[in-house]
This record gives sequence, C1' cells and structure tokens, in this order.
RNA sequence: CACUUAUCAAGAAAGGCAGAGGGUAAUGGCCCGCUGAAGCCUUGACAACCUAUCCCGGUUUAACCGGGAAAAGGUGCCAAUUCCAUCCCGAUUUUAGGGAAAGAUAAGUC
Repeated sequence: CACUUAUCAAGAAAGGCAGAGGGUAAUGGCCCGCUGAAGCCUUGACAACCUAUCCCGGUUUAACCGGGAAAAGGUGCCAAUUCCAUCCCGAUUUUAGGGAAAGAUAAGUC
C1' cells in the first nucleotide's frame, strides 16, 4: 500500500519559534488566516479503538461474552456534521431526508 470490522450530528486550550497559507483525493462552493495560517516544541484538555486494573452479570472455577467504573500505557484528536456538494432514490418551496462511494481514526490480517 491492500483487505476486513467498527465509529464518524457530541467533545476539547494556552505559551514559545515561525511568517502565508489552510480547511486530509479531485472539482465546485463556502469559511478560517498578519487580531498570525501550515509546521516544530512545551504544558494541558477531549474521547474511549487496543492493552493492563477494578466491580456486576451470563455460571459454578478458569477461559469466553455483555454492562459499568477509572484513565496508568499505545494511538488519535482539540473551527464550522467527515464544513457542504458531486453518485443513486425520493422531493421540487425546501430540509443534518435516506443510501452508496470516497475520506479519517482504531484494531486485526498479509
């Protein structure tokens, strides 16, 4: 890189360096940005995918499964619905309408 599964309408700040872009395929929009973008560093927060721990239940020991707590470790993440749309169905004044595709994150396999 590829494949499989799950989730994606919620949530979350400061400081330093830096100096013009950014919003994670492409395109069209629309936003953010010298009242400081991207990137790097420090501290902090948010969340609960994996791992460790505790409690309850399935069940009666272990293994296993489900629910809850907590948040030490590995990731992730801290503008706007994955910012909106593109393809399909419906609608035709319209809409967080529904689905798919694509994308992101985690775990597993090769």